[in-house]
RNA sequence: UAUUUGGCGAGUUUGAUCCCGGCUCAGGAUCAACGCUUGCGGCGUGCCUUAUGCAUGCAAGUCGAACGGUACUUUGGUUUUCGGAUCAAAGAAGAGUGGCGAACGGGUGAGUAACACGUAAGUUACCUACCCUCAAGUGGGGAAUAACCCCGGGAAACUGGGGCUAAUACCGCAUGUGAUAAUGGAGGAAAUACUUCAUUAUGAAAGCCUUCGGGCGCUUGGGGAUGGGCUUGCGGCUGAUUAGCUAGUUGGUAGGGUAAAGGCCUACCAAGGCUACGAUCGGUAGCUGGUUUGAGAGGACGGCCAGCCACACUGGGACUGAGACACGGCCCAGACUCCUACGGGAGGCAGCAGCAAGGAAUUUUGUGCAAUGGGCGAAAGCCUGACACAGCGACGCCGCGUGGGGGAUGAAUGCCUUCGGGUUGUAAACCCCUUUUCUCAAGGAAGAAUAAUGACGGUACUUGAGGAAUAAGUCUCGGCUAACUACGUGCCAGCAGCCGCGGUAAUACGUAGGAGGCAAGCGUUAUCCGGAUUUACUGGGCGUAAAGAGGGCGUAGGCGGUUCUGCAAGUCGGAUGUGAAAUCUCCUAGCUUAACUGGGAGGGGUCAUCCGAUACUGUAGGGCUGGAGUGCAGCAGGGGGAGGUAGAAUUCCCGGUGUAGUGGUGAAAUGCGUAGAUAUCGGGAGGAAUACCAGUAGCGAAGGCGGCCUCCUGGGCUGUAACUGACGCUGAGGCCCGAAAGCGUGGGUAGCAAACAGGAUUAGAUACCCUGGUAGUCCACGCCGUAAACAAUGGACACUAGGCAGAGGAAGUAUCGACCCUUUCUUUGCCGAAGUUAACGCUUUAAGUGUCCCGCCUGGGGAGUACGGUCGCAAGGCUAAAACUCAAAGGAAUUGACGGGGGCCCGCACAAGCAGCGGAGCGUGUGGUUUAAUUCGAUGCAACGCGAAGAACCUUACCAAGGCUUGACAUGACGGAAGUAGGAACCUGAAAGGGGAACGACCUGUUAAAUCAGGAGCCGCCACAGGUGCUGCAUGGCUGUCGUCAGCUCGUGCCGUGAGGUGUUUGGUUAAGUCCUGCAACGAGCGCAACCCUUGUUGCCAGUUAUAUUCUCUGGCGAGACUGCCCCGCAAAACGGGGAGGAAGGCGAGGAUGACGUCAAGUCAGCACGGUCCUUAUGCCUUGGGCUACACACACGCUACAAUGGGUGGUACAAUAGGUAGCAAUAGAGCGAUCUGGAGCUAAUCCCAAAAGCCAUCCUCAGUUCGGAUUGCAGGCUGAAAUUCGCCUGCAUGAAGCCGGAGUUGCUAGUAACCGUAGGUCAGCACACUACGGUGAAUACGUUCUCGGGCCUUGUACACACCGCCCGUCACGUCAUGAAAGUUGGCAACACUUGAAGUCGAUGGGCUAACCUUUCGGGGAGGCAGUCGCCGAUGGUGGGGUCAAUGAUUGGGACGAAGUCGUAACAAGGUAGCCGUAGCGGAAGCUGCGGCUGGAUCACCUCCUUU
Repeated sequence: UAUUUGGCGAGUUUGAUCCCGGCUCAGGAUCAACGCUUGCGGCGUGCCUUAUGCAUGCAAGUCGAACGGUACUUUGGUUUUCGGAUCAAAGAAGAGUGGCGAACGGGUGAGUAACACGUAAGUUACCUACCCUCAAGUGGGGAAUAACCCCGGGAAACUGGGGCUAAUACCGCAUGUGAUAAUGGAGGAAAUACUUCAUUAUGAAAGCCUUCGGGCGCUUGGGGAUGGGCUUGCGGCUGAUUAGCUAGUUGGUAGGGUAAAGGCCUACCAAGGCUACGAUCGGUAGCUGGUUUGAGAGGACGGCCAGCCACACUGGGACUGAGACACGGCCCAGACUCCUACGGGAGGCAGCAGCAAGGAAUUUUGUGCAAUGGGCGAAAGCCUGACACAGCGACGCCGCGUGGGGGAUGAAUGCCUUCGGGUUGUAAACCCCUUUUCUCAAGGAAGAAUAAUGACGGUACUUGAGGAAUAAGUCUCGGCUAACUACGUGCCAGCAGCCGCGGUAAUACGUAGGAGGCAAGCGUUAUCCGGAUUUACUGGGCGUAAAGAGGGCGUAGGCGGUUCUGCAAGUCGGAUGUGAAAUCUCCUAGCUUAACUGGGAGGGGUCAUCCGAUACUGUAGGGCUGGAGUGCAGCAGGGGGAGGUAGAAUUCCCGGUGUAGUGGUGAAAUGCGUAGAUAUCGGGAGGAAUACCAGUAGCGAAGGCGGCCUCCUGGGCUGUAACUGACGCUGAGGCCCGAAAGCGUGGGUAGCAAACAGGAUUAGAUACCCUGGUAGUCCACGCCGUAAACAAUGGACACUAGGCAGAGGAAGUAUCGACCCUUUCUUUGCCGAAGUUAACGCUUUAAGUGUCCCGCCUGGGGAGUACGGUCGCAAGGCUAAAACUCAAAGGAAUUGACGGGGGCCCGCACAAGCAGCGGAGCGUGUGGUUUAAUUCGAUGCAACGCGAAGAACCUUACCAAGGCUUGACAUGACGGAAGUAGGAACCUGAAAGGGGAACGACCUGUUAAAUCAGGAGCCGCCACAGGUGCUGCAUGGCUGUCGUCAGCUCGUGCCGUGAGGUGUUUGGUUAAGUCCUGCAACGAGCGCAACCCUUGUUGCCAGUUAUAUUCUCUGGCGAGACUGCCCCGCAAAACGGGGAGGAAGGCGAGGAUGACGUCAAGUCAGCACGGUCCUUAUGCCUUGGGCUACACACACGCUACAAUGGGUGGUACAAUAGGUAGCAAUAGAGCGAUCUGGAGCUAAUCCCAAAAGCCAUCCUCAGUUCGGAUUGCAGGCUGAAAUUCGCCUGCAUGAAGCCGGAGUUGCUAGUAACCGUAGGUCAGCACACUACGGUGAAUACGUUCUCGGGCCUUGUACACACCGCCCGUCACGUCAUGAAAGUUGGCAACACUUGAAGUCGAUGGGCUAACCUUUCGGGGAGGCAGUCGCCGAUGGUGGGGUCAAUGAUUGGGACGAAGUCGUAACAAGGUAGCCGUAGCGGAAGCUGCGGCUGGAUCACCUCCUUU
């Protein structure tokens, strides 16, 4: 300096993470529709559906200056019988002849995949009325015919015959500048363009008006302009589950036809033409400028406006014309509608309005030719549903308004509330102001070019008056996504775009308040683009997520080494043309602004032509040797094919020896065997396979290949550098090879072995195990063509650190030679850098960096399935969808949890022991049952002698009955009563309660006073009380459990994209994450340990309860123990083993102490508390009952079954506790419980207060002198009260039970066991609980197993975490779909037939004004009608094709709440799983054969790294 103005994300798979991947949302748009709402204006826009059918009106006419004639009007003549008639002029309606127009304008998008459209060309192959321009001409004749008149036919539409007449209508003749044709010549060219010369031939015309100047016409030509016809290159949809199509088809010759080239048509000849760069066929569709979206590239669309095309009820056809095969023309056929006199006729809104129908849905039967434009005309003018306007619709875009300023006591109301307040909210009221809009009144345009003429329109606009007046909704508020509370509801009603919300505290449903967004609109629905880089050209991938074909050879195609020269197709630059207008962008202008509209500029092509450049690609030619190939010299090898041959083993047969078993398994059985098996020896037969060598060793393209020998044969490697000279790489289709299983034919068959049979196992066992056993496995020939055909990794080439090892060569060095060593090529592996990857991993054998080619993928399921095609003998293979359904499916890695995975370790976990429980009786608790009630809770461990440290009433919560209602209890407010509060008798009652009433207060102040006032108290009334009602899944607190297990975490650093990891792992050690050591970690916290209490030894001090300076005891303060010392082991450590000393030794013993957390563990009935429910009751009181029931089951205990005992007598020794509403001694009574009585004790003082033991004696193995249940009688104690329902005593009674099945509990030392004692609760009641002491053992080899736990590691499809997840059949319901005897309909072809209208052709016996001829009769030329022929729409018949609908029945699929049967998969998933194939089975599935690791674990081998 120039250019560029442009790209956003979020939610959702998981316990969490990263990735792949789909689904969904936020944006914009619309010819829209629907819901709610609605003040105004401007500009636009409005049947997307049935190209369905249409009533009515209008949408194309005009010209008298082309023509004949004229109704009527006016004027003027003539005439008159005064009725009129006639002439002329002017105006002029309707009809007719004629001319021009009607082919434009307007509508629609059915058809059409085509030169239809777009773009760029061509036309040397063409036409063009009206218009412009140039040249020349316009002479002279003829014959008719509409209108009109007359006569007819017909219902009508319409039409026949006769007669008259005009023209710019029609027909000859003349002329011929041009023109056309033929012939000849010249120039010229690209072939026949074109220009020009000569000759011959052919063919024109119309008049009208006039101011007399002329004007308008007409004819022949040239040119222009405009509009068209035809041809061509290129461009733009889809399906290959459409692969072959084509006979006028492709070309030629000749002819016809057309304005014009051409198979456009005909005859003949040839056999071509199109197609994988997608023909043909099917589906869909008007094309474009543009519109919309997008950063762009792209995608989708083609409504309004504009260009082109096609169509006009459906199909066919021509006529007229400059132009049509004609929307508002004609003929025919068909369908439909209408009229009819039944004989015949008429019609075509996809013009403007409008109607009906359809539909979610789309307007007025308006005004006007004033403007713009069109047709006719000389013009005036006429016509114009084109157009200009108005009307209707928020359908869209744009603009304006619904007021502005002030206003706090922050009014009222509503809502919420922690009751304090907050919010609605300056919002309102109120004060001041304004008038856009609105209403009324007045004025009033531009648009008109002019003399006139304005539909819009009394509109826009201006002025004045009035008055805040007339004017706000809609959607949302869980996240995405801006905006939150209350109530109602209670997995109901409902919401939902995705995730999801709702099961009693819902910001998600409904309502309300509040808030947020947009705003005359707002939401919803539908569709398109975007986001989506989610089809990836820009701009993706394929080891494991979807995706590399099983392998090779090779065609087309794509790509291609090095050098020189030429060309210029691609490529690059410049110029010219075009790319319509509108649209878009920028600038600018006009409507008050904007939308809208005008002006200027810009942009836009894979376009065409010309000029230039030549690096690269291409092309043509000439070279080169590096790629590739050949030759020569060597080398290794389970490479392939054929033939032969060897030994070991299994089985069978024969014979010998020999006798009762053998075989098989987890254990068995079936089987074989006394008819002699198994075992063993000898001989023989036959088939199949080749031990050792053998190796992440070798060969091959892959599949695959293994004894030895021979023959044939393919490939590879090394060296050399003789030869060729790019001959190369890849490879759609195509062809070949291709494990196992399987199929066909024929052989063979030893072993093994699907199916099958039997035996086991099991709940079952169509399996795993066992005994048998057929196809098959083997050979030959032929099919099949698939595998986890895998390195889950296509091929080729090049480049990019290394290290180690195996195999095959070569060279160098060295040596006599070999080894060794170094270098190099090929090949097979491992580790690893950079790089890469989502990670795992890969890494010169790439998954790195690049180039080329091929194949494949695009969410999961449905489904590698259906249908179709094709291959196959079949099995089946290849190709390959959709409906429907889900919001995921998936990959890698992380942390846990789990495993019938592994390793290490611990624990009364097992083992070793002791005593039990489980059997009996009884006690207690629970379940169940019962009941009016048997109140409630606790329910594996971790509920069940638990809450309950003690239910006769009370407790008590339950039941029945009787009562009370501000209440049994608390606080507050208001009011009231005056012998108030209280309350003895008495009545009623089961009591509570209800009556009743003698007596009769208290406190403060005051008074003479029981005076007054207040308080307390009472009554009434209102707030409220009350609830052991519910929710422990709303909670606090407390507790249990894992577990007294050794764990759980943090800071900083480091590693990882991240979740996370590291630390905490390793090696030792410990009771211990205890300590040591090592280490990308260094430290720290909660736990462990220690600190605390008790106890064992001891010192000191103090102390009293008879005395006692010791001792004992009680209390306090200390000491002691720390692996401190010695030896040994270990690593120089931690620590361990042994020993000494010591009361105690390695934590001395016991207790208290419980990390982060788990179990929605337990408790709303201990307490507290949110919410909810009851309120003359779910509250409160009372009496009685119940919680104590009893066919049964379980749990925890007690007592026993006896002699290690029981009875009796005697006798000894504790500790901890407790005691005044109490403990109670001595003494006395009683057989006894107990009673009388009360000393002492408020406690180291007194009391409760021992038993087992010991001594002695009886019992002698019994249902007993064991055992004590049960029952009877008589008592005692507590207490109002012992019946339901207490404890104790005496006498009598004397049950079961003789040591306990499966199973199961506790305990490792002062422990178990045995023995008693005390306490709390408590009036009374203890086999329970909590403490206390006395006597006092046995055993532990050890960690294989059971249970629980800790650490490390591994697998996982689990994460509600194995009580997990999950598969298939069957049954039921719903949905979509395939098959199916068939049935029905559509579409497009084909064959035959029929053959309208009509063009073309033919025809001669009909008819015929103009021209020619004529003897005037006629004839000729030509024409018309008729007939025939070709073609031909429609129709008919037929067999096929294709598509759709439907179909008894049937197949699988998807989804559905807790259905049935099993348990296949995920852990070694309990038989590792999976792939292909075959057989079998209710089902998952099982089994055989071959393959894979995407298999755990152990061992071995090999390899790698470090030393």
Predicted 3D model of a 1507-nucleotide RNA (small-subunit ribosomal RNA) from a Chloroflexota bacterium. Rfam family: Bacterial small subunit ribosomal RNA.